Background
Two RNAs folded together computationally: RNase P RNA and transfer RNA, 432 nucleotides in total. Its mean pLDDT, the model's own confidence on a scale to 100, is 75.
RNA sequence: GCAGCAGGUCGGUUUGUCGCUCUCCCACGCGGGAGGGAGGAAAGUCCGGGCAACAGAGAGCACCAUACUUCCUAACGGGAAGCUGUUCGCGAGAGCAGACAAGCGUAACAGAAAACGACCGCCCCGGUCCGCCGGGGUAAGGGUGAAAAGGUGAGGUAAGAGCCCACCGGGUAUCGUGGCAACACGGUAUGCCGUACGCGUUAUGGGUUGCAAGGCCAUGUAUAUCGGAUAUGUAGGGUUGCUCGCCCGACGCCGAGGGGUAGGCCGCUAAAGGAGGAUGGUGACAUCGCUCCGUAGAUAAAUGACAAACGCCCGAGUGAUCGGGAUACAGAACCCGGCUUACAGACUGGCUGCUUUU
RNA sequence: UGCCCUGUGGUGUAAUUGGCUAACACGUCUGACUCUGGAUCAGAAAAGUCCAGGUUCGAGUCCUGGCAGGGCAG
Numbered sequence: 001g002c003a004g005c006a007g008g009u010c011g012g013u014u015u016g017u018c019g020c021u022c023u024c025c026c027a028c029g030c031g032g033g034a035g036g037g038a039g040g041a042a043a044g045u046c047c048g049g050g051c052a053a054c055a056g057a058g059a060g061c062a063c064c065a066u067a068c069u070u071c072c073u074a075a076c077g078g079g080a081a082g083c084u085g086u087u088c089g090c091g092a093g094a095g096c097a098g099a100c101a102a103g104c105g106u107a108a109c110a111g112a113a114a115a116c117g118a119c120c121g122c123c124c125c126g127g128u129c130c131g132c133c134g135g136g137g138u139a140a141g142g143g144u145g146a147a148a149a150g151g152u153g154a155g156g157u158a159a160g161a162g163c164c165c166a167c168c169g170g171g172u173a174u175c176g177u178g179g180c181a182a183c184a185c186g187g188u189a190u191g192c193c194g195u196a197c198g199c200g201u202u203a204u205g206g207g208u209u210g211c212a213a214g215g216c217c218a219u220g221u222a223u224a225u226c227g228g229a230u231a232u233g234u235a236g237g238g239u240u241g242c243u244c245g246c247c248c249g250a251c252g253c254c255g256a257g258g259g260g261u262a263g264g265c266c267g268c269u270a271a272a273g274g275a276g277g278a279u280g281g282u283g284a285c286a287u288c289g290c291u292c293c294g295u296a297g298a299u300a301a302a303u304g305a306c307a308a309a310c311g312c313c314c315g316a317g318u319g320a321u322c323g324g325g326a327u328a329c330a331g332a333a334c335c336c337g338g339c340u341u342a343c344a345g346a347c348u349g350g351c352u353g354c355u356u357u358u
Numbered sequence: 359u360g361c362c363c364u365g366u367g368g369u370g371u372a373a374u375u376g377g378c379u380a381a382c383a384c385g386u387c388u389g390a391c392u393c394u395g396g397a398u399c400a401g402a403a404a405a406g407u408c409c410a411g412g413u414u415c416g417a418g419u420c421c422u423g424g425c426a427g428g429g430c431a432g
Stems, first nucleotide, its partner, number of pairs: 001354005007348004012310007020037007039329001043340002046338005051210004063206005068082005083098006099201002103199005119142002121138007150168004155163001169193002171190008214266004223257001225256004236248004273293004277288004312325005359431007368384004377415001386402005408424005
């Protein structure tokens, strides 16, 4: 210098004119003055929490989610630092998976067989019309398949096979060393040796609904119809000659449903606040009366438009300067912490590969 | 604003535990029949499953993200 990897920060500034919205002040209105007015994602609504209403003795089952280790946090399925396996990349790195294994299931087509199963081949026995036929052994070879009985060699055998042995790979048990741990390295013992997915088991967490939650005020209307409850309700009615008893039951209570209203206020924004610094930590993060900053709260929904200058990019020019171009994604709606997705361009510390020079 | 559901030829639906070239009806097109049209008969075309990744030997089906459409709530 070129190509790349994984982060972090920013994402226009100033002035003028006109306009929108909120708060305060001029006692109110009009009008005027002063001040505030979108984001890193405000988005998707995918997780977690606050807050609110309803439900709820307690426990269990069911259902859903999560699942290597240690830590962070109000909490999380988020984050940090690591461990193991696998795939991709020359590499810096990136993606995915990782609780347990006692038991059970599935693996289309092809193939003999998807772990009881012999098509070809090999070997043994019996028969034979000498073409072969029947029975048995064999997973070493061929062929099939995404996947075929740990691999190589020597022994062994009728032929073979961890059947036995050596070496290599993996597992299990145990011991030692290092580490908080996952785990790594080494020793010893054991021939224990197919893979993937699912069911299952265990542990942990989860009550439901969401600010259109919920509360208050105003306006307005018809309780048509249905169900329920009981001091076994009240007035009353039916049954009866009367009382008791039994049955119904306007109205009132609770719920569904219907009808009406279509306005306002609270909730509502200062918060697990932010930035800098110091200290601790590899880091996420934590602590600190150290310093500074610090109300957007609209409701059919304000936060805008125009002009100029600066800044950015390209071209011309030694230069002053001139000409042209671009300015992304997107916009709060109860509030926070994350994740994911979209994004013109600019800056920045670190690392990798190739090449050149010293 | 919040919550929930769906996406397969032109239309309406299927596709078993993930398994062979995604099936059926209507419609469309071509031909036959008819004087012509309809009906009928014979045949054909038309989606690679909303989009992009992932898991897997293999995805319409399982997982993740996005897009589009619909419903409910004061």